Predicted 3D model of a 102-nucleotide RNA (TPP riboswitch aptamer (THI element)) from a Thermoplasmatota archaeon. Model confidence (mean pLDDT): 75 of 100. The model forms 100% of the base pairs in the Rfam consensus.

RNA sequence: GCAUCAGUUCAGGGGAGCUGAAAGGCUGAGAGGAUCCGUUGGAUCGACCCUUUGAACCUGAUCCGGGUAAUGCCGGCGGAGGGAUGAAAUGGUAUAUUGUGU
Numbered sequence: 001g002c003a004u005c006a007g008u009u010c011a012g013g014g015g016a017g018c019u020g021a022a023a024g025g026c027u028g029a030g031a032g033g034a035u036c037c038g039u040u041g042g043a044u045c046g047a048c049c050c051u052u053u054g055a056a057c058c059u060g061a062u063c064c065g066g067g068u069a070a071u072g073c074c075g076g077c078g079g080a081g082g083g084a085u086g087a088a089a090u091g092g093u094a095u096a097u098u099g100u101g102u
Stems, first nucleotide, its partner, number of pairs: 001100003005091002008088003011051004017026003033045005057082003063076004
């Protein structure tokens, strides 16, 4: 400067990459904390993020450009196509609150 919300409870959706022998390191809100099965892994719970006012997450994609020790690491693709019916009460009522750019 721009925008306007916040936490709580219940319900629903989602991902878990790269590197390293290990400890650890990188990005991120989160990169696997617990239990069980009995083991290239799977299931349930937890943490975290998101719920149509939806960039949580998936597809395109074994994509394109840049950079890195390496990686969806950054940008593009792109407000492209999909994506969870959300509910309740409480606080705030605009010099607050929260988010974001420089």